[in-house]
């Protein structure tokens, strides 16, 4: 150069084309003397980008960008 992958909260990951969830992290409450551990909610996402197809895309197709792998 080709050809094959992966991009989704802060991380590390899920999601038959039809409300994006789930651990860990972070924030508050309970419990404790305190703090940890347990326990209970909340918060945090233009799904990499741009452009098609579709009533509807994170999920399909093309285009770019980055990142692995992999022939030469």
């Nucleotide at each position: 150069g080709g050809c094959c992958g992966g991009u989704u909260g802060g991380c590390g990951c899920a999601a038959c084309g039809g409300u994006a969830g789930c651990g860990c992290g972070u924030u508050c409450g309970a419990c404790u003397c305190c703090a940890g551990a347990u326990c209970g909610a909340a918060a945090g996402g233009u799904u990499a980008u741009c452009u098609g197809u579709u009533c509807a895309a994170a999920u399909c197709a093309g285009g770019u960008a980055u990142c692995g792998g992999u022939c030469a």

Model confidence (mean pLDDT): 83 of 100.
The RNA shown here (transfer RNA) has 72 nucleotides and comes from Pseudomassariella vexata.
NCBI's taxonomy places the organism under Eukaryota, Ascomycota, Pezizomycotina, Amphisphaeriales, Pseudomassariella.
The sequence is in RNAcentral, with records from ENA and Rfam.
It matches the Rfam family "tRNA". By type it is a transfer RNA. Rfam's curators write: Transfer RNA (tRNA) molecules are approximately 80 nucleotides in length.